RNA sequence: CAAAGCCAAAGCCAAACCUGCCGCAAGACAGAGACGGAAAGCCACGGGUCUUUCGAGAUAGCCGGGUUGCCUUG
Numbered sequence: 001c002a003a004a005g006c007c008a009a010a011g012c013c014a015a016a017c018c019u020g021c022c023g024c025a026a027g028a029c030a031g032a033g034a035c036g037g038a039a040a041g042c043c044a045c046g047g048g049u050c051u052u053u054c055g056a057g058a059u060a061g062c063c064g065g066g067u068u069g070c071c072u073u074g
Base pairs, nucleotide, nucleotide: 003073004072005071012037013036018031019030020029022027035061041067042066043065045064046063047062048059049058050057051056
C1' cells in the first nucleotide's frame, strides 16, 4: 500500500425484554442485559422503512456511498 477474514489472541460494541428519563410519535439517552456484530466507529449524501401537529423528524443494528480505524494473514 491494496486485499482477505478460516484459525488464534487482545480488547471493543450491544438486539430483545425490564427500569428510569425526554419526546405528540417514530425514537433518543442512562442503568441492567446479550441476540448478534470485523467497522453494530462516525456522516442522513442516494434509495428504503417508520413517525407526524404535514412544518418537519427518526433509523448508520435496512442497503448503498463517503470517511477514519484494531488484530491476524499475504
This is a predicted structure of a 74-nucleotide RNA (c-di-GMP-I riboswitch aptamer) from a Desulfobulbaceae bacterium.
It matches the Rfam family "c-di-GMP-I riboswitch aptamer". Rfam links the family to the GO term cyclic-di-GMP binding.
The model forms 94% of the base pairs in the Rfam consensus.